[in-house]
The RNA shown here (transfer RNA) has 73 nucleotides and comes from a Clostridiaceae bacterium. The sequence was found in a public genome assembly. Taxonomically the source falls in Clostridiaceae (Bacteria, Bacillati, Bacillota, Eubacteriales). The coordinates come from a structure-prediction model, not an experiment, and the mean pLDDT is 82.

RNA sequence: GGGCGAUUAACUCAAUUGGUAGAGUGUCACUUUGACGUAGUGAAAGUUAGGGAUUCGAGUUCCUUAUCGCCCA
Repeated sequence: GGGCGAUUAACUCAAUUGGUAGAGUGUCACUUUGACGUAGUGAAAGUUAGGGAUUCGAGUUCCUUAUCGCCCA
């Protein structure tokens, strides 16, 4: 330098044909316990890496930038 893949909640990951962004773990509150732990209930937490384009509508399609990984030279 070229090709491919990845980037979504604090962490690990989903999201079918373009149509309301979710789960587990963690955090916080409450219940349970003499207390801790476990367990249960609930809540908070998101510019879907940045920018642009297409569309009535984009996590999803297209262009571009950045970071990471693999392969080729």